Context: one part of a larger RNA
RNA sequence: UGACGGGGACCCGCACAAGCAGCGGAGCAUGUGGUUUAAUUCGAAGCAACGCGAAGAACCUUACCAGGACUUGACAUCCCUCUGACCGGCCCCUAACCGGGCCUUUCCUUCGGGACAGAGGUGACUGGUGGUGCAUGGUUGUCGUCAGCUCGUGUCGUGAGAUGUUGGGUUAAGUCCCGCAACGAGCGCAACCCUUGCCAUUAGUUGCCAUCAUUCAGUUGGGCACUCUAGUGGGACUGCCGGGGACAACUCGGAGGAAGGUGGGGAUGACGUCAAAUCAUCAUGCCCCUUAUGUUCUGGGCUACACACGUGCUACAAUGGCCGGUACAGAAAGCAGCAAUGCCGCGAGGCGGAGCGAAUCUCAAAAACCGGUCCCAGUUCGGACUGCAGGCUGCAACUCGCCUGCACGAAGCCGGAGUUGCUAGUAAUCGCGGAUCAGAAUGCCGCGGUGAAUGCGUUCCCGGGUCUUGCACU
Numbered sequence: 001u002g003a004c005g006g007g008g009a010c011c012c013g014c015a016c017a018a019g020c021a022g023c024g025g026a027g028c029a030u031g032u033g034g035u036u037u038a039a040u041u042c043g044a045a046g047c048a049a050c051g052c053g054a055a056g057a058a059c060c061u062u063a064c065c066a067g068g069a070c071u072u073g074a075c076a077u078c079c080c081u082c083u084g085a086c087c088g089g090c091c092c093c094u095a096a097c098c099g100g101g102c103c104u105u106u107c108c109u110u111c112g113g114g115a116c117a118g119a120g121g122u123g124a125c126u127g128g129u130g131g132u133g134c135a136u137g138g139u140u141g142u143c144g145u146c147a148g149c150u151c152g153u154g155u156c157g158u159g160a161g162a163u164g165u166u167g168g169g170u171u172a173a174g175u176c177c178c179g180c181a182a183c184g185a186g187c188g189c190a191a192c193c194c195u196u197g198c199c200a201u202u203a204g205u206u207g208c209c210a211u212c213a214u215u216c217a218g219u220u221g222g223g224c225a226c227u228c229u230a231g232u233g234g235g236a237c238u239g240c241c242g243g244g245g246a247c248a249a250c251u252c253g254g255a256g257g258a259a260g261g262u263g264g265g266g267a268u269g270a271c272g273u274c275a276a277a278u279c280a281u282c283a284u285g286c287c288c289c290u291u292a293u294g295u296u297c298u299g300g301g302c303u304a305c306a307c308a309c310g311u312g313c314u315a316c317a318a319u320g321g322c323c324g325g326u327a328c329a330g331a332a333a334g335c336a337g338c339a340a341u342g343c344c345g346c347g348a349g350g351c352g353g354a355g356c357g358a359a360u361c362u363c364a365a366a367a368a369c370c371g372g373u374c375c376c377a378g379u380u381c382g383g384a385c386u387g388c389a390g391g392c393u394g395c396a397a398c399u400c401g402c403c404u405g406c407a408c409g410a411a412g413c414c415g416g417a418g419u420u421g422c423u424a425g426u427a428a429u430c431g432c433g434g435a436u437c438a439g440a441a442u443g444c445c446g447c448g449g450u451g452a453a454u455g456c457g458u459u460c461c462c463g464g465g466u467c468u469u470g471c472a473c474u
Base pairs, nucleotide, nucleotide: 002473004470005469007468008467009466010465011464012463013462015458016457019422020421021420022419023418026314027313028312029311030310031309032308033307034305035304042053043052064300065299066298067297068296069295070294073125077124078123079121080120081119082118083117084116088103089102090101091100092099106115107114108113127289128288130287131286132285136283137282138278139277140276141274143272148187149186150185151184152183153182154163155162156161167178168177169176193266194265195264196263198234199233200232201231202230203229204228207224208223209222212221213220237260240254241253242252243251244250316415320374321373322372323371324370325369333362334361337356338355342351343350344349381412386407387406388405389404390403391402392401428450429449430448431447432446433445434444
């Protein structure tokens, strides 16, 4: 100087408290441990591993296992020889790859050859998701969007170092004010960026419809007021008033205002810490393999199952279940695509195909509301499991996909100790979309609909910041 203290003082955070909904019990989904296995590929490990890498394992992926094959190789460059191709089509063999056969089939030329391509050969090599993240780059997590971390000159100290950065106030903030042997500066804070909330203006189709006609219908004429779209501006600055304060910074209340004191949300992550994570995104030193630790194919495995844990979904019902009727979104996506009206099917779906490369067409809402029924029951709750019959994708659903119908109808009557999230358009609840993707979400990333309760306060638990004190550690 730091670190540490079951030392002190001050302050903050859904940290506690006050509330609401959960988890921990059940069934299932998913990840992990363990066990099993020929293999169940590898990594991630308190917070900060465990719906994590994986935005999607039937083959492929795939790295694992069994077996079959190849050896200059699936891929790159160079050298030598041969051929004229390569591509494509057909046949034999095979589990498939490998292997074999047939057909078709280049350009330039000074006729020496050259370009390009294929085959063969030799060796340089190539290849490795083999090892080391404790040799590394790059990237990332975390403390933490916490308010801190430093430098130049000066001053003090033998020196390590101190001062500045401490103090009095204040702030979300080392934010600002005042003081001071300090004076300045940098990286952070804030602002500049995106989005949302208000207004004006420009523009008016594919959007909109107040007025005038017209129609079943903004359908058409017409219009661009309004909504909306998307560009440009304005608007909020403690600017105004009052109280407090040191005449300061600031704070409390008020007015006006769509919005008030950072308006809400996002992006943005200082010096550093954890030899944190990643050699399996990629790159890379060194080590190792080279007829194999490389390459390829078929099949299997990653989907196993006495068990244990994490994260979720669905429930245990009447604020509900079921049936019928009937409204209202936003943000996305769409040509190897989204697919309407219509017809067939109880349905998944099928037939068919208008329109749309989309403010034009399509996918396309649910809870809510209205009416009926059930009458508190393991039930008209709950839907696991199982049987049968079907549909879809795909070369192929046995291992191992999703969906539908009929039948079956388990556990479960609100969950021990304990533990999580959330302060407002939030929690809770309801559906919708997208990426990945042939198919395959209860996951992930987004979107809107309905829409609460509580917050006295900072004694305590956890984490953090500043000052100070002790110290046997540095």
Predicted 3D model of a 474-nucleotide part of an RNA (small-subunit ribosomal RNA, 3' major domain) from an uncultured bacterium.
It matches the Rfam family "Bacterial small subunit ribosomal RNA". Rfam links the family to the GO terms structural constituent of ribosome and ribosome.